[in-house]
RNA sequence: UGCCGGAUGGUGCAACUGGAAGCACUCCCGAUUCUGGAUCGGGCGACUGGAGGUUCGAAUCCUCCUCCGGCAG
Numbered sequence: 001u002g003c004c005g006g007a008u009g010g011u012g013c014a015a016c017u018g019g020a021a022g023c024a025c026u027c028c029c030g031a032u033u034c035u036g037g038a039u040c041g042g043g044c045g046a047c048u049g050g051a052g053g054u055u056c057g058a059a060u061c062c063u064c065c066u067c068c069g070g071c072a073g
Base pairs, nucleotide, nucleotide: 001072002071003070004069005068006067007066010025011024012023013022019056027043028042029041030040031039049065050064051063052062053061
């Protein structure tokens, strides 16, 4: 320098063909228990790496940029 993949709650991952973001763990509250753990119920939390564009509508499509990983030189 070129090519490919990735960036989504605190963490790990989903989200089909563009229709508006869900699951698990963590955390908080409660039930149960002598207490804790385990189990069960409920709840908080991401405007999706950044900036533009297309569209009635973008995590998703297009352009540029940043960062991470891989391959080639």
Predicted 3D model of a 73-nucleotide RNA (transfer RNA) from a Streptosporangiaceae bacterium. Its mean pLDDT, the model's own confidence on a scale to 100, is 82. The sequence is in RNAcentral, with records from ENA and MGnify. It matches the Rfam family "tRNA". Rfam classes the family as a transfer RNA.